[in-house]
Molecule: transfer RNA
Organism: Candidatus Obscuribacterales bacterium
RNA sequence: GCCGUUGUGGCUCAAUAGGUAGAGCUGCUGUCUUGUAAACAGCGGGUUGCAGGUUCGAUUCCUGUCAACGGCU
Numbered sequence: 001g002c003c004g005u006u007g008u009g010g011c012u013c014a015a016u017a018g019g020u021a022g023a024g025c026u027g028c029u030g031u032c033u034u035g036u037a038a039a040c041a042g043c044g045g046g047u048u049g050c051a052g053g054u055u056c057g058a059u060u061c062c063u064g065u066c067a068a069c070g071g072c073u
Stems, first nucleotide, its partner, number of pairs: 001072007010025004019056001027043005049065005
C1' cells in the first nucleotide's frame, strides 16, 4: 500500500430480500428476611463508531472516514 471481518444500552450479544431497536447480565425501586444474599414483581438506560448519499422510510443499501483484528505484498 491492497483486501476482508467487526463496531448496536454499563457488559455480552440479537435484529437484514429496508418498515415502531430487543434479550441476558448489571443498575434502581418494591415484596419477602432480624440483616445480607437468593427468589419474585416493576422501572430506567441506546440519535446502532463518525460524516454524507439513496429512499416516503436506513442497524440493514451506497460513498468517505476512524478504531480493533486478520490476510497479502